[in-house]
RNA sequence: GGGGGCUUAGCUCAGUUGGGAGAGCGCUUGAAUGGCAUUCAAGAGGUCGUCGGUGCGAACCCGAUAGGCUCCA
Numbered sequence: 001g002g003g004g005g006c007u008u009a010g011c012u013c014a015g016u017u018g019g020g021a022g023a024g025c026g027c028u029u030g031a032a033u034g035g036c037a038u039u040c041a042a043g044a045g046g047u048c049g050u051c052g053g054u055g056c057g058a059a060c061c062c063g064a065u066a067g068g069c070u071c072c073a
Base pairs, nucleotide, nucleotide: 001072002071003070004069006067007066010025011024012023013022019056027043028042029041030040031039032038049065050064051063052062053061
């Protein structure tokens, strides 16, 4: 220098025929128990890496760009 892939909640990750942003763990509150553990219920937490474009509508399509990973040279 070139090719490929990754970036979504505190952590690990799902979600691509374009229209509801989610799961597990963690956190908070409540209930069950004399208490803890545990179980159950509810809740908080996200401008989907950044910028721009297309479109009625973008996590998703297009372009640029940042940071990791990997392959080739």
The prediction has a mean pLDDT of 81. Predicted 3D model of a 73-nucleotide RNA (transfer RNA) from a Clostridiales bacterium. Lineage of the source: Bacteria > Bacillati > Bacillota > Clostridia > Eubacteriales. It matches the Rfam family "tRNA". It is annotated as a transfer RNA.